Predicted 3D model of a 359-nucleotide RNA (Bacterial RNase P class A) from Tenderia electrophaga (SeqCode). Lineage of the source: Bacteria > Pseudomonadati > Pseudomonadota > Gammaproteobacteria > Tenderia (SeqCode). RNAcentral holds the sequence, with entries from ENA and Rfam. Its Rfam family is "Bacterial RNase P class A". It is annotated as a ribozyme. Model confidence (mean pLDDT): 77 of 100.
RNA sequence: GGAGUCGGCCGGGCGGUCGCUGUAGUCGUGCUGUAUGCCGGCUAUGGAGGAAAGUCCGGGCUCCACAGGGCAGGGUGCCAGGUAACGCCUGGGGGGCGCGAGUCUACGGAAAGUGCAACAGAAAGCAUACCGCCUAAGCACCGCAAGGUGCCGGUAAGGGUGAAAUGGUGCGGUAAGAGCGCACCGCGCCGGUGGCAACAUGCGGCGGCAAGGUAAACCCCACCCGGAGCAAGGCCAAAUAGGGGAACAAUGGUGCGGCCCGCACUGUUCCCGGGUAGGCUGCAUGAGGUGUGUGGCGACGCACAUCCCAGAUGAAUGACUGCUCUCGACAGAACCCGGCUUACAGGCCGACUCCAAUU
Numbered sequence: 001g002g003a004g005u006c007g008g009c010c011g012g013g014c015g016g017u018c019g020c021u022g023u024a025g026u027c028g029u030g031c032u033g034u035a036u037g038c039c040g041g042c043u044a045u046g047g048a049g050g051a052a053a054g055u056c057c058g059g060g061c062u063c064c065a066c067a068g069g070g071c072a073g074g075g076u077g078c079c080a081g082g083u084a085a086c087g088c089c090u091g092g093g094g095g096g097c098g099c100g101a102g103u104c105u106a107c108g109g110a111a112a113g114u115g116c117a118a119c120a121g122a123a124a125g126c127a128u129a130c131c132g133c134c135u136a137a138g139c140a141c142c143g144c145a146a147g148g149u150g151c152c153g154g155u156a157a158g159g160g161u162g163a164a165a166u167g168g169u170g171c172g173g174u175a176a177g178a179g180c181g182c183a184c185c186g187c188g189c190c191g192g193u194g195g196c197a198a199c200a201u202g203c204g205g206c207g208g209c210a211a212g213g214u215a216a217a218c219c220c221c222a223c224c225c226g227g228a229g230c231a232a233g234g235c236c237a238a239a240u241a242g243g244g245g246a247a248c249a250a251u252g253g254u255g256c257g258g259c260c261c262g263c264a265c266u267g268u269u270c271c272c273g274g275g276u277a278g279g280c281u282g283c284a285u286g287a288g289g290u291g292u293g294u295g296g297c298g299a300c301g302c303a304c305a306u307c308c309c310a311g312a313u314g315a316a317u318g319a320c321u322g323c324u325c326u327c328g329a330c331a332g333a334a335c336c337c338g339g340c341u342u343a344c345a346g347g348c349c350g351a352c353u354c355c356a357a358u359u
Stems, first nucleotide, its partner, number of pairs: 001355010012324007020047009030038002049330001053341002056339005061229004073225005078092005093107001094105004108220002113218002115214002130159002132155003138151005167185006186209001187207005192201003233281004243272006252266005288307008325328001
């Protein structure tokens, strides 16, 4: 100098004027029977994000349900740790990719059972002979013989099909071949060693080599999971209608087609409770931010100090404008928090790798 990998941070800046909205203080012959409430003014001060988004996971909170256990259903799936919890994060192991920094990984079980495998191919699961190779043995024929032809067969080395065809290389062996035998490599099992573990092992022994693939197919194994959600839930509470109770009055009226009894309905006043409109709350001090120290490789934990940082409910954060720069992307809270995923103009910082050259 070039090419690249990983991580972190920022998301125009400084003002003016007028508005919107939360909070605190204060003012008012304001509203109402009253005022701490409401309305209006003044002063001070706060007012979107890294994703506020998708609503995909996990939790807090609330109500309902619930003795315990099991079944069903759903989820997760190498190991260890972190956490309130997780399908998240950290560290590690196995495997794939990359020269490397690194990166991707749905990565339990196929020697329990069931199922599936299109097309191609001779054959696809206790495999198979299409082409090719062989003719030693046996049988038939020809030949004096060597040998030839055919039958019966042998063969997975070579070709071809496929995603996949029963381990690889070499030597021996053979009619040709073949773990048929041997050496090395690979593989499996047992033991030892290292590691908390996943796992590793050019440590020892055994086995010619089985047990093809597929479980985001059924299934088996291990672990986890009650349901609904802030329109949850709690409180206050008109008008109208209806419900319950008490007192009073005529001892009445109407209906049950005559009468009596009985039953039901019906008046006035007061009280009670449910509930609708409406209002208040839940609602922002929290698994909170920042700094320092400390334990840990790390995720993260602990201690101390310090800060208070949107809270609406037709729902605020806007309009105009001055200066300036590198001329500004994606995008707007609605109960809260931890993740993941997706969108994003441009810029800054740090660590590392490879290549080339120079000193």